[in-house]
Context: one part of a larger RNA
RNA sequence: GUCGAUAAUGGAUGCCUAGGGCUGUUAAUGCCGAGGAAGGACGUAGUUGGUAGCGAUAUUCACUGGGGAGGAGCCAACAUCCCGCGAUCCAGUGGUUUCCGAAUGGAGCAAUCCGAUCUUUAUAGAUCAUUGUGUAGUAAAACCAGCCGCAAGGUUGAUAUAGCUACAUGAGGGGCACCACCUGAACUGAAACAUCUAAGUAGGGUGAGGAAAAGAAAACAAACGUGAUUCCGUCAGUAGCGGCGAGCGAAAGCGGAUCAGUCUAAACCCAGAUUUAUCUGGGGGUUGUGGGGCUCUCAAUAUGGGAGAAACAAGGAUAGUAGAACUGCUUGGAAUAGCAGACCAAAGAGAGUGAAAGUCUCGUAUAUUAAAUCCAAGUUUCCUCUAGAGAGUUCCCAAGUACCAUGUGACACGAAGGUCAUGUGGGAAGCUGGGGGAACCAUCCUCCAAGACUAAACACAUAACAGCACCGAUAGUGAACUAGUACCGUGAGGGAAAGGUUAAAAGUACCCCGGAAGGGGAGUGAAAUAGUACCUGAAAUUGUCGACUA
Numbered sequence: 001g002u003c004g005a006u007a008a009u010g011g012a013u014g015c016c017u018a019g020g021g022c023u024g025u026u027a028a029u030g031c032c033g034a035g036g037a038a039g040g041a042c043g044u045a046g047u048u049g050g051u052a053g054c055g056a057u058a059u060u061c062a063c064u065g066g067g068g069a070g071g072a073g074c075c076a077a078c079a080u081c082c083c084g085c086g087a088u089c090c091a092g093u094g095g096u097u098u099c100c101g102a103a104u105g106g107a108g109c110a111a112u113c114c115g116a117u118c119u120u121u122a123u124a125g126a127u128c129a130u131u132g133u134g135u136a137g138u139a140a141a142a143c144c145a146g147c148c149g150c151a152a153g154g155u156u157g158a159u160a161u162a163g164c165u166a167c168a169u170g171a172g173g174g175g176c177a178c179c180a181c182c183u184g185a186a187c188u189g190a191a192a193c194a195u196c197u198a199a200g201u202a203g204g205g206u207g208a209g210g211a212a213a214a215g216a217a218a219a220c221a222a223a224c225g226u227g228a229u230u231c232c233g234u235c236a237g238u239a240g241c242g243g244c245g246a247g248c249g250a251a252a253g254c255g256g257a258u259c260a261g262u263c264u265a266a267a268c269c270c271a272g273a274u275u276u277a278u279c280u281g282g283g284g285g286u287u288g289u290g291g292g293g294c295u296c297u298c299a300a301u302a303u304g305g306g307a308g309a310a311a312c313a314a315g316g317a318u319a320g321u322a323g324a325a326c327u328g329c330u331u332g333g334a335a336u337a338g339c340a341g342a343c344c345a346a347a348g349a350g351a352g353u354g355a356a357a358g359u360c361u362c363g364u365a366u367a368u369u370a371a372a373u374c375c376a377a378g379u380u381u382c383c384u385c386u387a388g389a390g391a392g393u394u395c396c397c398a399a400g401u402a403c404c405a406u407g408u409g410a411c412a413c414g415a416a417g418g419u420c421a422u423g424u425g426g427g428a429a430g431c432u433g434g435g436g437g438a439a440c441c442a443u444c445c446u447c448c449a450a451g452a453c454u455a456a457a458c459a460c461a462u463a464a465c466a467g468c469a470c471c472g473a474u475a476g477u478g479a480a481c482u483a484g485u486a487c488c489g490u491g492a493g494g495g496a497a498a499g500g501u502u503a504a505a506a507g508u509a510c511c512c513c514g515g516a517a518g519g520g521g522a523g524u525g526a527a528a529u530a531g532u533a534c535c536u537g538a539a540a541u542u543g544u545c546g547a548c549u550a
Stems, first nucleotide, its partner, number of pairs: 001548008014535001015500002019471002021468006028462003031174002039100003042055003046078002049075003052059001061094006070082003105114003115128005130171009144157005178209001179207005189196001193243001219226002230257005240248002261453003264398001268283006288431001290397003293393006304385003308382005315375004320368003326341005342359002344348001350362003403426009433448005487494002507534001510521004
């Protein structure tokens, strides 16, 4: 040196799972906050480091229900206590809830410091930020009027307003994602790059809600018709757009989910007010085969609805309850195994138990339950909304609007053109009216802008439950363990490693060696080469022993 054995080191592999990942279901739940939130700091137990809980009433308090033997959370023990006079525990409703934080008496380097007023014997308690709106009080300068003055100005007065004060009622901050609006990149792609793309994405801002937004045709369509919005499938990678490059990319229609429609302005009438041509309130009225008003004539006294309120209420949520049926022998450390004979089954889903259990435990099928709080189909009552026909009249039907020009933006559509929105300039009609039907014109069809509201179907989060040809500790979440921890960074921020004794600690009493570490006996255990550096224990690497040898 090679080979082998045996030890050591090391922690692969196998097995496992306490934790993750993803999907779905539910008539599931969905905002919190000056009544002080979210998030924290500091406390709080007999001993108390972490974590979870709680708040000077601090590991908890009260009541109302459930439950029925142990309990004082866990890591994790000792002591001392509590409990059939019903504890611990579970649920509901309340109480308490330090300090910081919008933080709000002032200040401040958050969790600290310093006040004022009132009440109180005292301890102590309460109030004191800014700002919107409303009401009340008070109240300037200016303006107005009078007087003085040549003027500058002075002075007096009245009415206001600003301001100030008080009271009442709101706001403020937070929220992963979802939503609307405002704003808005670049890398990138185009094999360079400028139009274009990425993309109205990321980012920034404002605002709202449990959903938001949209929404009852000045819509589509096409010569047939449909009938608010939203979402899904299809239409369709089609029609189109496009340095016609890269790429972008509809709609109608059809099939489904869900379905719900309403209210103003105006004409006219009534009442009130007054600044005398307006305002306020009530009635009326709300549409496109045009509608409404007014005048006249006729008819009817009904029908249907509500997104209102209250009461009741099926059912449901937030604790629970009942819940069938097996023994013996053998092996073994242990029976759930084998053998033998039984039983239940609306229950042979699943998990646990010293190996593999329908009949051991928890459960499962099935049945059943609420003092209290909440949701709620529905019923009843109240309230509330809701109708016509004809003739005449020509009073009304949303104006710096429609429309035009021009500049932009949004529409799948990049200026050719159309629609919608809009800056600038111009600027209508009034039902014999007006918009649209992809240049434009005609015919025809269709709708009624310039006011407003509106549930459901749809998005997201959370919870519970269920499932998985998902992972199994270098995987799966960054995190199976004290994990957003330790640690790094001034900071924004970055960000780990780390699972497994055994059925049960029975975690090795006692003796010996040693300063200790550690070891040898003894003992426990089925096993200690399972001894907490603990299942299995690969390889690199190392020691010892043996064999061979160039």

A computed fold for a 550-nucleotide part of an RNA from a Candidatus Woesebacteria bacterium, annotated as large-subunit ribosomal RNA, domain I. NCBI's taxonomy places the organism under Bacteria, Bacteria candidate phyla, Candidatus Woeseibacteriota. Its Rfam family is "Bacterial large subunit ribosomal RNA". The prediction has a mean pLDDT of 82.